[in-house]
Context: one part of a larger RNA
RNA sequence: UUGGGCGUAAAGGGCAUGUAGGUUGUUUACUAAGUGUGAAUUUAAAUAUCGGGGCUUAACCUCGUUAUGGUUUGCAAACUGGUAGACUAGAGUUCGGUAGGGGAGACUGGAAUUCCGCGUGUAGGGGUGAAAUCUGUAGAUAUGCGGAGGAAUACUUGUGGCGAAGGCGAGUCUCUGGGCCGAUACUGACACUGAAAUGCGAAAGUGUGGGGAGCGAACAGGAUUAGAUACCCUGGUAGUCCACACUGUAAACGUUGCACACUGGGUGUCUGCGAUGUAUCGUGGGUGCCGUAGCUAACGCGUUAAGUGUGCCGCCUGGGGAGUAUGCUCGCAAGGGUGAAACUC
Numbered sequence: 001u002u003g004g005g006c007g008u009a010a011a012g013g014g015c016a017u018g019u020a021g022g023u024u025g026u027u028u029a030c031u032a033a034g035u036g037u038g039a040a041u042u043u044a045a046a047u048a049u050c051g052g053g054g055c056u057u058a059a060c061c062u063c064g065u066u067a068u069g070g071u072u073u074g075c076a077a078a079c080u081g082g083u084a085g086a087c088u089a090g091a092g093u094u095c096g097g098u099a100g101g102g103g104a105g106a107c108u109g110g111a112a113u114u115c116c117g118c119g120u121g122u123a124g125g126g127g128u129g130a131a132a133u134c135u136g137u138a139g140a141u142a143u144g145c146g147g148a149g150g151a152a153u154a155c156u157u158g159u160g161g162c163g164a165a166g167g168c169g170a171g172u173c174u175c176u177g178g179g180c181c182g183a184u185a186c187u188g189a190c191a192c193u194g195a196a197a198u199g200c201g202a203a204a205g206u207g208u209g210g211g212g213a214g215c216g217a218a219c220a221g222g223a224u225u226a227g228a229u230a231c232c233c234u235g236g237u238a239g240u241c242c243a244c245a246c247u248g249u250a251a252a253c254g255u256u257g258c259a260c261a262c263u264g265g266g267u268g269u270c271u272g273c274g275a276u277g278u279a280u281c282g283u284g285g286g287u288g289c290c291g292u293a294g295c296u297a298a299c300g301c302g303u304u305a306a307g308u309g310u311g312c313c314g315c316c317u318g319g320g321g322a323g324u325a326u327g328c329u330c331g332c333a334a335g336g337g338u339g340a341a342a343c344u345c
Stems, first nucleotide, its partner, number of pairs: 004316003007299002012313001014200004021193003025087007033080002035076008048066001050064005090190001091187003094183005102176007109153001114148007124135002161168002205246006214240002219235004257312006265290011294301002318345003327338004
């Protein structure tokens, strides 16, 4: 390589848009590139294949046959391709509804923490397993009133919702993306996947400028301990927040790529539509649980498949060495992407 695989054994790209490429609905006619079936010619001899023959056998020798391929040409037209035309079941458009923490910006609110000012008030407060560091007679803690500022949005909250993923949760307004349902009309295969490419991408981190309440890497002190560069406590800087730019990684997980079709049911829930006997019932789209057939090494999966098939992409091939070295490339840096071998078991 062939093959076999990718939920948990090695293996699904973090997610999308989409170029090339691959694949592609029903039907008519033509074509004849692929395809099928003939013919001719060529394919030196030897070798090789198959069937014989000859040395006692074999090796060996020998006779006949065959072989894929190339070129030319006849015929066929089911399938693939091509050309021209038609269709509506895929896909999309239109109209009317509908649910939603989908996204962006601006403004506003209440609770709580901290700090500041004033009042009341007096000896502690705080913290722990127990303490101490710490704080307080320069009046703390507690309590009342007023003020400042930042961050987060209790309850509602739900195997509930939305989003491609990351993710999204106070309220109002503006702008804006997608989904689903119902209905008729329209376009007429416009589709699926997708190397490269491009965009998005938690947290931490980086740059510049703001902001800084609480929390809090680093750091300091107090404890604990044989030690304690920790766990516990008191402080506390970056950071956490905002704007713009970068970084591009995660157990980025459903550890399960995307699309389509098919294959018993039961029971919740969210959201449409239609019936109706207002008890419910039917029918779509999500989201859970349990389970049939089937699958699976087992666990388990089971119409939201890990079942049965098709198309396309990505990836795997013993452990360590190693996601290392080297080269290339991206980045301000940290580092990222790509990615070996020797050696060893």

This is a predicted structure of a 345-nucleotide part of an RNA (small-subunit ribosomal RNA, central domain) from an uncultured bacterium. The full RNA is in RNAcentral, with records from ENA and SILVA. Its Rfam family is "Bacterial small subunit ribosomal RNA". Its mean pLDDT, the model's own confidence on a scale to 100, is 87.